This is a predicted structure of a 73-nucleotide RNA (transfer RNA) from an uncultured Oligoflexia bacterium.
It was read from a public genome assembly.
Its Rfam family is "tRNA". Rfam's curators write: Transfer RNA (tRNA) molecules are approximately 80 nucleotides in length.
The coordinates come from a structure-prediction model, not an experiment, and the mean pLDDT is 81.
[in-house]
RNA sequence: GGGCCUUUAGCUCAGCUGGGAGAGCGCUUCGCUGGCAGUGAAGAGGUCAGCGGUUCGAUCCCGCUAAGGUCCA
Numbered sequence: 001g002g003g004c005c006u007u008u009a010g011c012u013c014a015g016c017u018g019g020g021a022g023a024g025c026g027c028u029u030c031g032c033u034g035g036c037a038g039u040g041a042a043g044a045g046g047u048c049a050g051c052g053g054u055u056c057g058a059u060c061c062c063g064c065u066a067a068g069g070u071c072c073a
Base pairs, nucleotide, nucleotide: 001072002071003070004069005068006067007066010025011024012023013022019056027043028042029041030040031039032038049065050064051063052062053061
């Protein structure tokens, strides 16, 4: 320098065929318990890496950029 893959909540990751942004763990509050632990219920938390484009509509499709991984040179 070139090819390919990844980037979504604090962490690990789903997200189908373009239309609802989610799960587990963690966090907060409340209940059960004498307390801890445990467990149940409720809740908070998001620039879907960034910018631009296509579209009535984009996490999803296209282009560029950035970071990481991998292969080739």